[in-house]
Context: one part of a larger RNA
RNA sequence: GGAUGAACGCUGGUGGCAUGCUUAACACAUGCAAGUCAGAUGGAAAAUGGUGUUUCUAGGGUGGACGGGUGAGUAACGCGUAAGAACCUACCCUUGGAAGGGGAACAAGGGCUGGAAAUGGCUGCUAAUACCCCAUAGGCUGAGGAGCAAAAAGAGGAAGCUGCCCGAGGAGGGGCUCACGUCUGAUUAGCUAGUUGGUGAGGCAAUAGCUUACCAAGGCGAUGAUUAGUAGCUGGUCCGAGAGGAUGAUCAGCCACACUGGGACUGAGACACGACCCAUACUCCUACGGGAGGCAGCAGUAGGGAAUUUUCCGCAAUAGGCGAAAGCCUGAUGGAGCAAUGCCGCAUGGAGGUAGAAGGCCCACGGGUCAUGAACUUCUUUUCCCGGAGAAGAAGCAAUGACGGUAUCUGGGGAAUAAGCAUUGGCUAACUCUGUGCCAGAGGAUGCAAGCGUUAUCC
Numbered sequence: 001g002g003a004u005g006a007a008c009g010c011u012g013g014u015g016g017c018a019u020g021c022u023u024a025a026c027a028c029a030u031g032c033a034a035g036u037c038a039g040a041u042g043g044a045a046a047a048u049g050g051u052g053u054u055u056c057u058a059g060g061g062u063g064g065a066c067g068g069g070u071g072a073g074u075a076a077c078g079c080g081u082a083a084g085a086a087c088c089u090a091c092c093c094u095u096g097g098a099a100g101g102g103g104a105a106c107a108a109g110g111g112c113u114g115g116a117a118a119u120g121g122c123u124g125c126u127a128a129u130a131c132c133c134c135a136u137a138g139g140c141u142g143a144g145g146a147g148c149a150a151a152a153a154g155a156g157g158a159a160g161c162u163g164c165c166c167g168a169g170g171a172g173g174g175g176c177u178c179a180c181g182u183c184u185g186a187u188u189a190g191c192u193a194g195u196u197g198g199u200g201a202g203g204c205a206a207u208a209g210c211u212u213a214c215c216a217a218g219g220c221g222a223u224g225a226u227u228a229g230u231a232g233c234u235g236g237u238c239c240g241a242g243a244g245g246a247u248g249a250u251c252a253g254c255c256a257c258a259c260u261g262g263g264a265c266u267g268a269g270a271c272a273c274g275a276c277c278c279a280u281a282c283u284c285c286u287a288c289g290g291g292a293g294g295c296a297g298c299a300g301u302a303g304g305g306a307a308u309u310u311u312c313c314g315c316a317a318u319a320g321g322c323g324a325a326a327g328c329c330u331g332a333u334g335g336a337g338c339a340a341u342g343c344c345g346c347a348u349g350g351a352g353g354u355a356g357a358a359g360g361c362c363c364a365c366g367g368g369u370c371a372u373g374a375a376c377u378u379c380u381u382u383u384c385c386c387g388g389a390g391a392a393g394a395a396g397c398a399a400u401g402a403c404g405g406u407a408u409c410u411g412g413g414g415a416a417u418a419a420g421c422a423u424u425g426g427c428u429a430a431c432u433c434u435g436u437g438c439c440a441g442a443g444g445a446u447g448c449a450a451g452c453g454u455u456a457u458c459c
Stems, first nucleotide, its partner, number of pairs: 001459004006455005013346006019339002021304001027301002030299003035062003038057001041058001043056004069257003078182004083177002087174003092170006100134004110123005139148003153162002183229003190220003195217008232254004236247004260279004282293004310336001312335003318332001319330004349379004359370004384413006393403001420448005431443004
């Protein structure tokens, strides 16, 4: 000198765009953050004279594995670059086939009943795109003989549409392997028994000591194993002419985690943030018998701290889930609010104006300086105040805008509403006086400026 997610002191007009718990992965009151489908089926309620209509829901389908948060752990195939073969893939696209027959239940609602509640128990019905059986099979298994495995319908007057089952291929996604790279300490030198390899068996979507029985005795290490400490990695960011040093906020990619530890279920996909089970700690309810919970989602509270915002508006746009659609849901997201936290822009007036005014300061008492600075004259209105008009963002005939009566345009008013901070012995631009601890004041000057200075950290 540059930089910062900064903080502190003094000061503070405005607009645009960004950014905003770096500390306690500490504990959380309250509200919201994941639903949707009645065009597969059953039932209940409302209203009606009836047909029909509307609402709710049990079971069923699909989505809650995405999106959002955090960086505790991890020195690792975790990440980055470049490759590979032994794999899986719901929805989507292309393409070839198939959908024949039958059956038994379980909910909800009905009846009885336990419990303070959470939540149940018994009994008797009933439907399905829920479940089961038979048949069929260009699929799978097998050396062969042979064996095994499917299906569901719906709305519509119909055309046609949507769905279901079995194959083949693709796209996108994911799992796995490997070469190289990836912090510090030797005052850490030896480490390792499923350890290294083989065979048989098991297991997985798949390879594999992944697991197990037996056999062999291997494997890693001074090119730093093991151990200890620290740490999410990268694209990037900051500094630097570069080499390189430091760093990993926001945005984007990957990984890991979801009170702490463990476990599986369902499913195409999880060992699952707002699912389940067990255990610990903590908090809450209780009729003391027993139960409920998990903000590292968005706001917000307490605490910690030098320090970090509103318990706001809307699904109008983009996008996601479900649905035939209308649509519903979405603290993703779009916006507004707060903060000089940062970057950038603008303003705090322009022109004229010497009696060189009053006043301050200095003085050699002649004057000099603040200083054209003020007053005064005239002009302008960026901003400001009061009115008027008023968007784009909306695609797709129409309708549909949270932001927002915002941006912008325009009329009127009046210089009106708007300057500080630090420095002034030398380095280093800027000096006199009063007065005297190294402190303080006055006048002048200098630097930067809605900021200035200090502190911390990096180059």
Predicted 3D model of a 459-nucleotide part of an RNA (small-subunit ribosomal RNA, 5' domain) from Rubia tenuifolia. Its mean pLDDT, the model's own confidence on a scale to 100, is 81.